């Protein structure tokens, strides 16, 4: 690249190191009381895999194991419709985008 699921919930210390980070654009934030990245130990979740229970097709449970993840709804919002409204703008529905397993 495709496919199919998933998202308003949860969970951080230390050492290293030094000016950028939150994917993109606009906003709004986080950062010298220390970003990014890298180590170390923890946590948190239950996609897969396993392992009980239940049962034919799945539900439910744990949490060693592969990944993920550990600031704010995927930070918001971007495209189309609806819906209030003079307007601004709000709310709602649905896509596109990007993440993430698992699969080709």
């Nucleotide at each position: 690249u495709c496919u199919u699921a998933u998202a308003a919930a949860g969970a951080g210390a230390a050492g290293c190191a030094g000016a950028g980070g939150g994917a993109c654009u606009g906003g709004c934030c986080c950062g010298a009381u220390g970003a990014a990245g890298c180590u170390u130990c923890g946590g948190c979740a239950a996609c897969c895999a396993u392992u009980g229970a239940u049962u034919u097709u799945u539900u439910c449970a744990a949490a060693c194991g592969g990944u993920g993840c550990u600031a704010a709804a995927u930070c918001c919002a971007g495209c189309a419709g609806a819906u209030a409204u003079g307007a601004a703008u709000a709310u709602c529905u649905g896509a596109c985008a990007g993440a993430u397993a698992a699969g080709a």

The RNA shown here (SAM riboswitch aptamer (S box leader)) has 104 nucleotides and comes from a soil metagenome.
Its mean pLDDT, the model's own confidence on a scale to 100, is 85.
Rfam family: SAM riboswitch aptamer (S box leader). Gene Ontology term of the family: regulation of gene expression.